[in-house]
RNA sequence: UUAAGCCUUCGGGGCAGGGUGAAAUUCCCGACCGGCGGUAAGCCUUCAUGGCGAGCCCGCGAGCCCUUUUAAGGGGUUGACCCGGUGAAAAUCCGGGGCCGACGGUAAAGUCCGGAUGGGAGAAGGCGAUC
Repeated sequence: UUAAGCCUUCGGGGCAGGGUGAAAUUCCCGACCGGCGGUAAGCCUUCAUGGCGAGCCCGCGAGCCCUUUUAAGGGGUUGACCCGGUGAAAAUCCGGGGCCGACGGUAAAGUCCGGAUGGGAGAAGGCGAUC
């Protein structure tokens, strides 16, 4: 210094206030939230090979379905964006408006309870042949 591999730790947020009702954080008005990697014309800075920067652009994870086996794996499925501005260029910037969110439970749930003290994309650190 480092390939494969191994180990450890970490690894998701959110209905204020109000209406109806016997009952709703589930309906209605309204409020609130945004996992991981990539991309990047912006921003910051100690100016460096630095840092930050997308829920709806690309991909992944979770969930759900099927399946071999019961340890784990394989296959499938898997939500949502427009308009204007600037510009050489915008899917990411700025402004405006909009949209989306597994399964089971329950007065119909992105936000409550549950599977879950689970799983997990991945992040950080350590060991590590060789050189």
Description:
The RNA shown here (FMN riboswitch aptamer (RFN element)) has 131 nucleotides and comes from Thermosediminibacter litoriperuensis. It matches the Rfam family "FMN riboswitch aptamer (RFN element)". From the family's description: The RFN element is a highly conserved domain that is found frequently in the 5'-untranslated regions of prokaryotic mRNAs that encode for flavin mononucleotide (FMN) biosynthesis and transport proteins. This element is a metabolite-dependent riboswitch that directly binds FMN in the absence of proteins. In Bacillus subtilis, the riboswitch most likely controls gene expression by causing premature transcription termination within the 5' untranslated region of the ribDEAHT operon and precluding access to the ribosome-binding site of ypaA mRNA.The FMN riboswitch structure, reported in present an FMN-bound six-stem junction, adopts a butterfly-like scaffold, stapled together by opposingly directed but nearly identically folded peripheral domains. Model confidence (mean pLDDT): 79 of 100.